[in-house]
RNA sequence: GCCAGGGUAGCUCAGCGGUAGAGCAGGGGACUCAUAAGCCCUUGGUCGUGGGUUCGAUUCCCUCCCCUGGCACCA
Numbered sequence: 001g002c003c004a005g006g007g008u009a010g011c012u013c014a015g016c017g018g019u020a021g022a023g024c025a026g027g028g029g030a031c032u033c034a035u036a037a038g039c040c041c042u043u044g045g046u047c048g049u050g051g052g053u054u055c056g057a058u059u060c061c062c063u064c065c066c067c068u069g070g071c072a073c074c075a
Base pairs, nucleotide, nucleotide: 001071002070003069004068005067006066007065010024011023012022013021018055026042027041028040029039048064050062051061052060
């Protein structure tokens, strides 16, 4: 450099045009002699950047950045 996959909550991920979600983690509650587990409630998001299409974009298109893998180059 080329190709493919990916970037969404603190972490791991789902969602692929019409209200942004789950598990874990965090906070609170109840229970218990007490602790843990389990139970109930709950906080937390510029959906990588910038544009475009659309009534409407996390979702489709373009650009750029970053991560992973493969291929090529390696004077």
A computed fold for a 75-nucleotide RNA from a Verrucomicrobiales bacterium, annotated as transfer RNA. It matches the Rfam family "tRNA". Model confidence (mean pLDDT): 84 of 100.